[in-house]
RNA sequence: GGUUGCAACAUCCCCGUGGGUUGGGUUCCGGACACCUCGUCCGGCACAGUGAAUCCACUGCAACC
Numbered sequence: 001g002g003u004u005g006c007a008a009c010a011u012c013c014c015c016g017u018g019g020g021u022u023g024g025g026u027u028c029c030g031g032a033c034a035c036c037u038c039g040u041c042c043g044g045c046a047c048a049g050u051g052a053a054u055c056c057a058c059u060g061c062a063a064c065c
Stems, first nucleotide, its partner, number of pairs: 001065007013051001014049001016058007023050001025047002028044006
C1' cells in the first nucleotide's frame, strides 16, 4: 500500500459515521371511485432510531497478501 472479516465505545438488546438508490411508515395538499356509516385508489411536498435491503467514502479492531 492492497484485500477480507468485524463494531468494542451505546441509558435492556440491536444500532460505528456521513451520503446516494429502491421499498415501507406518518402528516398535509390535489384528483378519482363508492355512498346508511366506517372507506379505497392515484399523484405531489415534507418528516424521521424506517430494528428493510444495497452501493460509495471515512473511523476503529483484527487477519491475510
This is a predicted structure of a 65-nucleotide RNA (nadA riboswitch) from an Acidobacteriaceae bacterium. The source organism's lineage runs through Bacteria, Pseudomonadati, Acidobacteriota, Terriglobia and Acidobacteriaceae. The model forms 100% of the base pairs in the Rfam consensus. It was read from a public genome assembly, where an Rfam model found it. It matches the Rfam family "nadA riboswitch". The family's RNA type in Rfam is small RNA.